[in-house]
């Protein structure tokens, strides 16, 4: 010097364990704020928190107790939820410097 690569936030899938199913959560819109790589940078990218607004869901079976019944409470199982967390796999670093490998 050339070529190749790793590395952030995070995303997706699977599995496990929970939570909800008497609707919390998730998602949408608006505003404010915060964090995000070894360094620069703030382009790009999503993420998180708070406030406000609109919207909004899949339950079923069985058992126990109480009850005349309706039903209530508790439990189990199968589902359901843009559900939470963890593990694993894959994806993921505008650009410059740095780092690793090869020549």
């Nucleotide at each position: 010097a050339a070529c190749a690569g790793a590395g952030c936030a995070g995303g997706u899938a699977u599995u496990a364990u929970g939570c909800g199913u008497c609707a919390a959560g998730u998602g949408u819109c608006a505003g404010a704020g915060a964090a995000u790589g070894g360094g620069a940078g703030u382009a790009g990218a999503g993420u998180c928190u708070c406030u406000g607004a609109a919207c909004g869901a899949a339950a079923a079976a069985c058992c126990a107790u109480g009850g005349a019944a309706a039903c209530a409470u508790g439990g189990u199982u199968u589902g359901c939820g843009a559900u939470a967390u963890a593990a694993u796999a894959c994806c993921g670093c505008a650009u410059c410097c740095g780092c690793u490998g090869u020549u």